[in-house]
């Protein structure tokens, strides 16, 4: 330098072009004499970044950055 895969909540990962959810973690409450377990509720997202297409983009197209992997 080139090919491929990936980048989404604090972590690990989902999500036919109709607008983002799960598990764990975090906060509050219930349960206990207290803790743990269990139950209920809640907070938390410029979908790496910049453009384009579209009525509508995490999703399609272009560029760019980062990580992994292969080739040189």
């Nucleotide at each position: 330098g080139g090919g491929c895969u990936g980048g989404u909540a604090g972590a690990u990962c989902a999500a036919c072009g109709g607008a983002a959810g799960a598990u764990c973690g975090c906060u509050u409450c219930c349960u206990u004499g207290g803790c743990a377990u269990g139950g209920a509720a809640g907070a938390g997202g410029u979908u790496a970044c910049g453009g384009g297409u579209u009525c509508g983009a995490a999703u399609c197209c272009c560029g760019c950055c980062c990580a992994g992997u292969c080739c040189a």
Source information: The RNA shown here (transfer RNA) has 72 nucleotides and comes from Candidatus Micrarchaeota archaeon RBG_16_36_9. Its Rfam family is "tRNA". About the family: Transfer RNA (tRNA) molecules are approximately 80 nucleotides in length. The RNAcentral record of the sequence draws on ENA. The prediction has a mean pLDDT of 83.